RNA sequence: GAUACCCCUGUGGGAGAGAGCGGCGAACAGGCCGCCACCGAAGGCGCAACCGCCCCGGAAACGCUCAGGUGACAGGACCGCCGGGUUUGA
Numbered sequence: 001g002a003u004a005c006c007c008c009u010g011u012g013g014g015a016g017a018g019a020g021c022g023g024c025g026a027a028c029a030g031g032c033c034g035c036c037a038c039c040g041a042a043g044g045c046g047c048a049a050c051c052g053c054c055c056c057g058g059a060a061a062c063g064c065u066c067a068g069g070u071g072a073c074a075g076g077a078c079c080g081c082c083g084g085g086u087u088u089g090a
Stems, first nucleotide, its partner, number of pairs: 006085003010081004018036001020035005037070003043066001044064003050058003
């Protein structure tokens, strides 16, 4: 003690798929229960290219759909920006 990587708050963008059917609820919506059909980009699980310190381990936007989701709201992998922090040490 600049910068890169990484982490966190905030912020901008951000896809997919039934405003499904029946019941409860004064009615709609929200909510709850059941049923069927779908989606994959919270999370989770699995295989693997590949990587490593190679006994073994790490690993995806691929796959599975347990969970979650299928009008709006909310959430949302990932990308960008401000600020902060650990480390590094120009």